[in-house]
A computed fold for a 265-nucleotide RNA from an Alicyclobacillaceae bacterium, annotated as Bacterial large signal recognition particle RNA.
Parts: sequence; C1' cells; structure tokens
RNA sequence: CCGCGCUAGACGGGGAGGUAGCGGUGCCCUGUACCCGCAAUCCGCUGAAGCGGGGUCGAAGGCUUGUCGUGAGGUGCGCGACAUGGAGGGCCGGCGCCGGCCUCGGAGCGUUGACGGCCGGGUCCUGCGCGGCGGGUCCUCCCGAACCGUGUCAGGUCCUGGCGGAAGCAGCACUAAGGGAGAUCGCCCGGGUGCCGCAGGGGUGCCUGGCCCGAGCCACCCGCCGGCGUAACGCCUUUGUGUCCGUAUCGAAGACAAGGCGCGG
Repeated sequence: CCGCGCUAGACGGGGAGGUAGCGGUGCCCUGUACCCGCAAUCCGCUGAAGCGGGGUCGAAGGCUUGUCGUGAGGUGCGCGACAUGGAGGGCCGGCGCCGGCCUCGGAGCGUUGACGGCCGGGUCCUGCGCGGCGGGUCCUCCCGAACCGUGUCAGGUCCUGGCGGAAGCAGCACUAAGGGAGAUCGCCCGGGUGCCGCAGGGGUGCCUGGCCCGAGCCACCCGCCGGCGUAACGCCUUUGUGUCCGUAUCGAAGACAAGGCGCGG
C1' cells in the first nucleotide's frame, strides 16, 4: 500500500418549556439524515442516561475526539431607543361652567346729562260706571180657531094664534195660544269685550314723564383670583405587545487536524 473478516460507532441536530436531573412524545428553528410499539391528568431512565424489538452501513473519513468561527434561530438581562393597545389619575396642562375683580387693553353708552338719588303715571288686581258685541224680552206690523173664543149671524131649526123672540152651523171680521218680519228706545243675561271714565289696592319686572347732582358708566370680549367639574388631546402611573440597539448565553449547517483490531499478500 492492497484484499478479506470484525468491532467502536453511525443511521439527523438544536432552542425554549417541562423535570431533582437526562432523554422522548408535543411546540419552534434548521434541514432530509432506517422501520415497528409506548407517551403531557405523561412515557422510560439515573452519572451521563429514553425503554422494548428488528434492519442497513461500517475504519471509509460519511464515525469519534479536539480546535476554529463565516452564525440560521432561540432565550435572559437593560429600568436603553422608538411605536402602540388596555386600565387608572381632575390634589398637572388644556377645556367648560359658576362666583368675584376691573389693575392694561377692546367694544358700547354718556354735557342732546351717563351712573346715582327722589317724585309720578301706565301695564296688573278689585269695585262702581259708560260703551260695544251676542242671545233674550218689551214694542210695531202681518198670519193665525170646523166644534171646546168674541161679534154679526144667510140658510135651516125651535117657541108663539099673531106681533115678535131664542139657540145657533157655515161664511165674514177681530183676536188667543202659537208663528213670521222688523228700525229705534228701554230691560235681563253673558264674555277670549274696550288706545273708555272714577276710586281703592299693589308695586318683582317692563314702558314712560319730571326734578336734583355733575363725569364717568358698563363687565360683553381680552385679562386676574377663587370654586366645581371634565379622561376627546397633551401629561403622569402601571401593565401588555412590536421593532431596533447593547450585553450574556445556547446553538444547527460549515472548515481543519489526529485516530481501532485480526488475518493474508
């Protein structure tokens, strides 16, 4: 150096979590690297560790060990940076309202007299009166009674010897109850009645007249003080999430080096 046969070993790895610890099932990241059974109210182990059964490869460098680091991804820490969700805070800003001020300023009013003071009237209530409106009544005219209204009573009826008389229907006239029309005056009742009158009352507000005083008044805006509220916005507290940064740690894939036994040539 070659051939043959074996063995160690390999046939994925890692992270978080779970666990006294280890591994697995499950989740996540890499990635393709045997099969069957068990397993999160867990399954199996105990000093480097899945248990039970079977298969392939096998000292090649694909296995073991060591070193390196170009590092997928995960995790812890920071009271780091940025963004955002939830909850809370009116004993922060801001905002709203109320009360007060008028020191600066704006607007308005004021010698055609503001502000202030005094006197009066009206609106309001009550009483009386006047008027008006509506309804009614009185009044005038007209209509209006088969019989149970009046007057006159044809015809007819009755009494009478006669003269004469009686009752009385229809008709006519006038009227009653009742109905219709109508100007004025009077009377009664009523009101969503009145630029009305007299008197009394009342007096918050509003309107209005006069007298006194003589220069500011007002508090609408700006501004100031105090009180009470308000969680949409800013701010504060707390919590959660995401991205980035720093640091620590684990870490797949990857690179390099060394490396077993026996027999024969």
Notes
The organism belongs to Alicyclobacillaceae, within Bacteria. RNAcentral holds the sequence, with entries from ENA. It is recorded under the gene name ffs. Of the family's consensus pairs, 94% are formed in the model. Its mean pLDDT, the model's own confidence on a scale to 100, is 76.